Predicted 3D model of a 155-nucleotide RNA (FMN riboswitch aptamer (RFN element)) from a Kiritimatiellia bacterium. Model confidence (mean pLDDT): 78 of 100.

RNA sequence: UUGAGUCUUCAGGACAAGGUGACUUCGCGCGCGUAUGGUGCCGGAGAAUUCCUUACCGGCGGUUAAAGUCCGCGAGUCCUUUUCGUGAGUGCGAAUGGGACUGACACGGUGAGACUCCGUGACCGACAGUAAAGUCUGGAUGGGAGAGGACGUGC
Numbered sequence: 001u002u003g004a005g006u007c008u009u010c011a012g013g014a015c016a017a018g019g020u021g022a023c024u025u026c027g028c029g030c031g032c033g034u035a036u037g038g039u040g041c042c043g044g045a046g047a048a049u050u051c052c053u054u055a056c057c058g059g060c061g062g063u064u065a066a067a068g069u070c071c072g073c074g075a076g077u078c079c080u081u082u083u084c085g086u087g088a089g090u091g092c093g094a095a096u097g098g099g100a101c102u103g104a105c106a107c108g109g110u111g112a113g114a115c116u117c118c119g120u121g122a123c124c125g126a127c128a129g130u131a132a133a134g135u136c137u138g139g140a141u142g143g144g145a146g147a148g149g150a151c152g153u154g155c
């Protein structure tokens, strides 16, 4: 110094206030009713990090210069290859490779150079749960792009 190898560490952020009130519960309340049950209404109390107003957040690599919105990757869902395990079996489980689907930006300025900076105004955000969720809870003590370190080998 760098290629193969072994081991190891790390690797996602964010709801505060007000409003509404599905729903729940209470009442020797009122109506219906044979009825203490039921049901409708009225009143009291509670009730959304999801609704409304408003607030807040931004994984990794790259790109002449710093990116949630450019290029690509990861995460999620579905399909599938190979190997192993298991079962009487269509299968099931683990590891592994591949494929499909998968969100959002404009204008102005500076500059040699910016869809990345500055200014202005916008926009986006898996699945399951629950009163409809980027921010709550859960799969997840999981997975992970990738970042660093150690050993060792070669040059």
Stems, first nucleotide, its partner, number of pairs: 001154001003153001005151006017053003023046005029041004055135002057125002059073004068123002076101005082095005105121005127138003
Record summary: The organism belongs to Kiritimatiellia, within Bacteria. It matches the Rfam family "FMN riboswitch aptamer (RFN element)". Gene Ontology term of the family: FMN binding.